Transfer RNA from Methanosphaera sp., 75 nucleotides, folded computationally. The organism belongs to Methanosphaera, within Archaea. It was read from a public genome assembly. Rfam family: tRNA. Rfam links the family to the GO term triplet codon-amino acid adaptor activity.

RNA sequence: GGGCCUGUAGCCUAGCCUGGAUAGGGCGCUGGACUUCUAAUCCAGAGACCGUGGGUUCAAUUCCCACCAGGUCCG
Numbered sequence: 001g002g003g004c005c006u007g008u009a010g011c012c013u014a015g016c017c018u019g020g021a022u023a024g025g026g027c028g029c030u031g032g033a034c035u036u037c038u039a040a041u042c043c044a045g046a047g048a049c050c051g052u053g054g055g056u057u058c059a060a061u062u063c064c065c066a067c068c069a070g071g072u073c074c075g
Base pairs, nucleotide, nucleotide: 001074002073003072004071005070006069007068010027011026012025013024020058029045030044031043032042033041051067052066053065054064055063
């Protein structure tokens, strides 16, 4: 330098191919119930507008382009 893969809450992950209403789940966190207390269990809640920018579209996490970061292969 070139090819391919990945990037979504504090961490992990689904959704993307086939665009559509405030992006779902697990762990963790906060509050409450239960308990003598803790743990476990149960209930409720907060937290990401999807790596960055642009394009297409009535509408983009999803399609297109460039770039950034990580991984991998080739030179």
The prediction has a mean pLDDT of 82.